[in-house]
RNA sequence: GCCACCUUAGCUCAGCGGCAGAGCAACUGUUUUGUAAACAGUAGGUCCCCGGUUCAAAUCCGGGAGGUGGCU
Numbered sequence: 001g002c003c004a005c006c007u008u009a010g011c012u013c014a015g016c017g018g019c020a021g022a023g024c025a026a027c028u029g030u031u032u033u034g035u036a037a038a039c040a041g042u043a044g045g046u047c048c049c050c051g052g053u054u055c056a057a058a059u060c061c062g063g064g065a066g067g068u069g070g071c072u
Base pairs, nucleotide, nucleotide: 001071002070003069004068005067006066007065010024011023012022013021018055026042027041028040029039030038048064049063050062051061052060
């Protein structure tokens, strides 16, 4: 220098055009003499950034940034 893939909650990841989700973690409650466990619930998001397409974009297209791998 070229190519591919990845970027979504604190962490690990789903979601491939129509309400942004799960598990774990956090917090509250129930239970217990108490802790843990279990159960119920709550909160938590600029979907990496800019622009385009569309009635509608996390999702499609272009550019950029960061990361991983490969080739030279």
This is a predicted structure of a 72-nucleotide RNA (transfer RNA) from a Patescibacteria group bacterium. Its Rfam family is "tRNA". Rfam classes the family as a transfer RNA. The coordinates come from a structure-prediction model, not an experiment, and the mean pLDDT is 81.